């Protein structure tokens, strides 16, 4: 200083002036009630506090919460899969193991089983799972041919060569007619038994035996561990209207819980044609909340003490103007510096800041995004 990884904040800012909204406290006004103190409820005004996001998008997980279901077994489904911790739970979050990329930091991973079982590995090859013989090699042999050689039967080989992404371990050697873990010697690998370190996946070592056993489950499938169903348009509550009629099923068990089944509950369900109401308020904002500071942990996070209250709307609120700054950017002037491209700086003027907008909350994930600011760490390379 140059380049690469990992990340944190951030999403213009200050003032003024008019204008919205919840609430809290006055003040008016009006009607209704009254125990004659006042109350409630409509309306209008004043003053005060507070008022949209890091993603409020996607609606892909997970929850609180509500409801149905006397709330149970099982089957089918579905989702997870290395191990350990974290959470209220998860597919999330942390730390580590393995494997695989990278000079590292750091990134990535449908990470359990392939001798339970079916599939599938194209074309090219003799053959792609317990296969194979296309060119070879070697023994016996038969016919040509002066020879050299050529054509061929039969058996025996899989080191050699060739194809492929892969061909049934590699390198040396002993042996054999020729070969070949046949066998021997060292190495890979998967196994099996020991130790020793981990809570543990796993890791290191020692030893044994030629044993050599392809690849694929992000193919079907096996294993394990979870897992009721619906959803704030959930569910109440008050107030108000209303006009029923027919029919099909069931009470011998319809309908409900639940996709099926077994079990429970259970008098009434269900459709078709008509009528009437559709308003207020609950839920709804004090939380698995934040901020700080200390403990305890590598860390995710947890606990303790203090501090705060940060939108609750209901056709849906938070806007507009002015002024000063300010980021990115352009423009040309003007200093410095030059490897003569161009780089710093400094005024002046233009310009104006993405993605997007709460609606029952939360905790994750995915995406969308201008301009900035800034940490850690890793390589290089250069001075002290």
């Nucleotide at each position: 200083u140059g380049g690469g990884u990992c990340g944190g904040c951030a999403a213009g800012a200050c003032g003024g002036u008019c204008g919205c909204g919840u609430c809290a406290u006055g003040c008016g006004u009006g009607u209704u009630u009254u125990u004659c103190g006042a109350a409630a409820c409509a309306c209008g005004g004043a003053u005060g506090c507070c008022g949209a996001g890091g993603a409020a998008c996607g609606u892909c997980c997970g929850g609180g919460c509500u409801c149905c279901g006397a709330a149970g077994a099982g089957c089918a489904g579905g989702a997870c899969g290395g191990u350990g911790g974290g959470u209220a739970a998860c597919a999330c979050c942390c730390a580590c193991c393995c494997g695989g990329g990278g000079u590292a930091a750091c990134c990535c991973g449908c990470g359990a089983g392939a001798c339970a079982g079916u599939g599938c590995c194209a074309c090219a090859g003799a053959a792609a799972g317990u296969a194979g013989a296309c060119c070879g090699c070697c023994g016996c042999u038969g016919g040509c041919u002066c020879a050299c050689g050529c054509c061929g039967g039969c058996g025996g080989u899989a080191a050699g060569g060739g194809u492929g992404a892969a061909a049934c371990g590699g390198u040396g050697g002993u042996g054999u007619a020729a070969g070949a873990g046949a066998c021997c010697a060292c190495c890979a690998g998967a196994g099996g038994c020991c130790a020793a370190g981990g809570u543990g996946a796993c890791u290191u070592g020692g030893u044994c035996g030629g044993c050599u056993u392809g690849g694929u489950a992000a193919a079907c499938c096996u294993c394990g561990u979870c897992c009721g169903g619906a959803g704030c348009a959930a569910g109440g509550u008050c107030a108000g209207a209303c006009a029923g009629a027919a029919a099909a099923c069931g009470c011998u068990g319809a309908g409900g819980c639940u996709g099926c089944u077994c079990g429970c509950c259970a008098a009434g369900u269900u459709u078709u044609c008509g009528g009437g109401u559709a308003g207020a308020c609950c839920g709804c904002u004090a939380g698995a909340g934040g901020g700080c500071u200390g403990c305890g942990g590598c860390a995710a996070c947890g606990u303790a003490g203090u501090c705060c209250c940060c939108a609750g709307a209901u056709a849906g609120a938070u806007g507009a103007c002015c002024g000063u700054c300010c980021a990115u950017g352009g423009u040309g002037u003007c200093g410095u510096g030059u490897u003569c491209g161009c780089a710093c700086g400094a005024a002046a003027c233009c310009g104006g800041g993405a993605c997007a907008g709460a609606a029952c909350c939360c905790g994750g994930c995915g995406u969308a995004a201008c301009a900035g600011c800034u940490g850690g760490c890793c390589c290089a390379u250069u001075c002290c």
Bacterial RNase P class A from Glaciibacter psychrotolerans, 384 nucleotides, folded computationally. RNAcentral holds the sequence, with entries from ENA and Rfam. NCBI's taxonomy places the organism under Bacteria, Actinomycetota, Actinomycetes, Microbacteriaceae, Glaciibacter. The prediction has a mean pLDDT of 76. Rfam family: Bacterial RNase P class A. Rfam describes the family as follows. Ribonuclease P (RNase P) is a ubiquitous endoribonuclease, found in archaea, bacteria and eukarya as well as chloroplasts and mitochondria. Rfam classes the family as a ribozyme. The family is grouped with related families in Rfam's "RNaseP clan". The model forms 99% of the base pairs in the Rfam consensus.